[in-house]
The RNA shown here (Bacterial RNase P class A) has 369 nucleotides and comes from a soil metagenome. The coordinates come from a structure-prediction model, not an experiment, and the mean pLDDT is 78. It matches the Rfam family "Bacterial RNase P class A". Rfam links the family to the GO terms ribonuclease P activity, tRNA processing and dimeric ribonuclease P complex. By type it is a ribozyme. Rfam describes the family as follows. Ribonuclease P (RNase P) is a ubiquitous endoribonuclease, found in archaea, bacteria and eukarya as well as chloroplasts and mitochondria.

RNA sequence: GUAGUCUGGAUGGCCGCCGCCUUCACAGGGGGAGGAAAGUCCGGGCUCCGCAGGGCAUGGUGCUGGAUAACGUCCAGCGGGGGUGACCCCAGGGAAAGUGCCACAGAGAGAAGUCCGCCCGCCGGAGCUUAGCGAAGGCGGGUAAGGGUGAAAGGGUGAGGUAAGAGCUCACCGGGUCCGGCGGUGACGCCGGAUGCCAGGUAAACCCCACCAGGAGCAAGGCCUAAUAGGGAAGCGUCAAGAGCUGCCCGCUCGUGCUUCCGGGUUGGCUGCUUGAGGCCGUCGGUAACGGCGGUCCUAGAGGAAUGGUCAUCGCCCGCCGCAGGGUAACCUGCCGCGGGAACAGGACCCGGCUUACGGGCUGCUUCG
Numbered sequence: 001g002u003a004g005u006c007u008g009g010a011u012g013g014c015c016g017c018c019g020c021c022u023u024c025a026c027a028g029g030g031g032g033a034g035g036a037a038a039g040u041c042c043g044g045g046c047u048c049c050g051c052a053g054g055g056c057a058u059g060g061u062g063c064u065g066g067a068u069a070a071c072g073u074c075c076a077g078c079g080g081g082g083g084u085g086a087c088c089c090c091a092g093g094g095a096a097a098g099u100g101c102c103a104c105a106g107a108g109a110g111a112a113g114u115c116c117g118c119c120c121g122c123c124g125g126a127g128c129u130u131a132g133c134g135a136a137g138g139c140g141g142g143u144a145a146g147g148g149u150g151a152a153a154g155g156g157u158g159a160g161g162u163a164a165g166a167g168c169u170c171a172c173c174g175g176g177u178c179c180g181g182c183g184g185u186g187a188c189g190c191c192g193g194a195u196g197c198c199a200g201g202u203a204a205a206c207c208c209c210a211c212c213a214g215g216a217g218c219a220a221g222g223c224c225u226a227a228u229a230g231g232g233a234a235g236c237g238u239c240a241a242g243a244g245c246u247g248c249c250c251g252c253u254c255g256u257g258c259u260u261c262c263g264g265g266u267u268g269g270c271u272g273c274u275u276g277a278g279g280c281c282g283u284c285g286g287u288a289a290c291g292g293c294g295g296u297c298c299u300a301g302a303g304g305a306a307u308g309g310u311c312a313u314c315g316c317c318c319g320c321c322g323c324a325g326g327g328u329a330a331c332c333u334g335c336c337g338c339g340g341g342a343a344c345a346g347g348a349c350c351c352g353g354c355u356u357a358c359g360g361g362c363u364g365c366u367u368c369g
Stems, first nucleotide, its partner, number of pairs: 001365007009314007017032002020029003034344001038355002041353005046217004058213005063077005078092001079090004093208002098206002100202003115147002117143007127133002155173006174198002176195008221271004231262006242254004278297008316341005322335005
């Protein structure tokens, strides 16, 4: 330097905290956070709602094979890239469907582009050894070879070709596409042939293609429920208030009063609730992730929320003094003594991952001296 692995103090005394069990009580017994309990970023279980089937929108994923309940995770590979190396990284389909963007510089950032240069024609005429040759300069055109700008400017080298040039043509090299053979489950690899096809980058930009996703979450959901207020139904009273049907009466309806019943909600209680895709050991299958079988263990359940403090001894780490051993030395190792230190952080339905934070120890490998 790189990859991996282990651990996250131990025992005892005293004083507390939160549940559970026994008890009439006093009291006693037993249990009580993590490797990340965290961020809530993915995936599932479970629960309720929705749902014929299909589609749109939106979000996500994107090499291959496997593991798994599932995954964006893991394992084994393939391809590409970085590093002297151990080893590491990759959001790894499509840029020839279309659109957008490419700072600065630059003429031009793309079926592009003429700034300088090169070449041709015309004008021009300095000058000269004067029927002639002709520089500077101007105009028109050709040219992507050369220079220049840039992270990036139409494959590379050479030859032919041309007024000058250009895959324009040819040889070799590199890449692409198509065809065939062999190996591999496959991604892909190797070999051979054809074709001048050689149109920049960017899709964790829009987009296209393929595939996957119904929504909400334990404050899910289920059961029980006092009083008060309000709702509904039935019965009684019908005047003691009123309104309507009709001006009046009867009657009816609404309403009002009392009784009984019903259902829902608030509050409260119980449940969901912790034994689970569970841990450890052995064995078998598999390169592995993982799976099968056997044995063994039980390990918080909760409500805005307990799991702590102190002392002693031991252990760990750091600094210093001294001693011993090794070494030329720097330094390393061990022991005694003194002083100091011990991180990140705390469950709230439960699991599998990812990511982030963090103290200490150990091992393999690599590079340099």